[in-house]
Context: one part of a larger RNA
RNA sequence: UGACGGGGGCCCGCACAAGCGGUGGAGCAUGUGGCUUAAUUCGAUGCAACGCGAAGAACCUUACCUGGACUUGACAUGGCGACCCUUCGGGGGCAGAUGUGAAAGCAUCUUUACGCACACGGGUGCUGCAUGGCUGUCGUCAGCUCGUGCCGUGAGAUGUUGGGUUUAAGUCCCGCAACGAGCGCAACCCUCGUGUUUAGUUGCCAGCAGGUUAAGCUGGGCUCUCUAAACAGACUGCCUGUGAUAAGCAGGAGGAAGGUGGGGAUGACGUCAAGUCAGUAUGGUCCUUAUGUCCAGGGCUGCACACGUGCUACAAUGGUCGGUACAGAAGGAAGCAAGACCGCGAGGUGGGGCUAAUCCCCAAAGCCGACCCCAGUUCGGAUUGUAGUCUGCAACUCGACUACAUGAAGUCGGAAUCGCUAGUAAAGGCGCAUCAGCUACGGCGCCUUGAAUACGUUCCCGGGCCUUGUACA
Repeated sequence: UGACGGGGGCCCGCACAAGCGGUGGAGCAUGUGGCUUAAUUCGAUGCAACGCGAAGAACCUUACCUGGACUUGACAUGGCGACCCUUCGGGGGCAGAUGUGAAAGCAUCUUUACGCACACGGGUGCUGCAUGGCUGUCGUCAGCUCGUGCCGUGAGAUGUUGGGUUUAAGUCCCGCAACGAGCGCAACCCUCGUGUUUAGUUGCCAGCAGGUUAAGCUGGGCUCUCUAAACAGACUGCCUGUGAUAAGCAGGAGGAAGGUGGGGAUGACGUCAAGUCAGUAUGGUCCUUAUGUCCAGGGCUGCACACGUGCUACAAUGGUCGGUACAGAAGGAAGCAAGACCGCGAGGUGGGGCUAAUCCCCAAAGCCGACCCCAGUUCGGAUUGUAGUCUGCAACUCGACUACAUGAAGUCGGAAUCGCUAGUAAAGGCGCAUCAGCUACGGCGCCUUGAAUACGUUCCCGGGCCUUGUACA
């Protein structure tokens, strides 16, 4: 000087407390451990691994296993010799058929249309403790440093400590042997919230005319909504109180918005030899008729069990049936698909319209009415049987969905434990990426309905500053 302390002081954070909803019990989905296996490919392992890499494992993917094949090779550059064309500089190409086979391949033939031996090529083999790059984490925590000066023999110190009812902040003010500065904080960026202007192939009967069973459907218009560009607007600017007259704090006015307006992006010096050689790159090392390459089938989906993360429930604030209302954000050409017809349905036939603010798609909780009457039920839907639909070369291992039948556990969950402070939690649906299809209940977004509680900082956890002890570095 740091680190540490079941030392002290001060201060924060959904850290506790106050609340709301969960997990832990059940069934299923999914990941992991374990077990099993010819193989169940590999990686990730406290927080910070475990719906993680994987934004899609039937084949492919695929790296694993079994079996069958290839050996200059699946891929790249170069060389030699034949072959074809030639303007003599040079340029070009390596295919097809038959047999065999599960395929790859192999053999034979046709043909101008392949032979040689190499340099090499290849490796998802190993090492993330040789690395680059990228990432997680403490933590969006308020810290981390430097120049000169001053102090100290020196390691170092000062600045950065002290005071403040200061701040989200090393934010600011005052003081001070310090004076300044840098990386962080904040601001500048995007988005939402208000208004103005500009612009009207969305919107409007707002005002006029036509028109319909109905409808901006038509003429016409740009008022409003909206769209998307520019600008304005918020700065403790104003007032009162308080405070050291300061920084600020409390209240008020005006305002769409008030003290960082909400959300996002943004992650200092560093820590964990943290993660990744399987995304790519890369040193070293190992393999080279194989640890390379191709193919078929299987496996990654295996199941006494254990754990994590989720979904669905256990019901009446509900279930079923009928009627009826209201979004936003996305996506669409090998695509999105209307009306119509067929089917109980999944779906099928067919295809208007759309190269998209113009077409397609466009909700469920909600509301109204009826039944159920507290039961393992008209709750719950696992499991199983039969019949089907769709995608795809192919759904046996191993897809999703539909109809009928079946109708398990489950009556609110022990110890323990998680999330959340407002348009949040909780509840409800909708969309997208990946994608032929899909094991999506996952992930990322979008809107609709919409709470409760916070006295407070004693305690638990994590963190910041000062100080103290130390046999630790």
The part of an RNA shown here (small-subunit ribosomal RNA, 3' major domain) has 473 nucleotides and comes from an uncultured bacterium.
Model confidence (mean pLDDT): 80 of 100.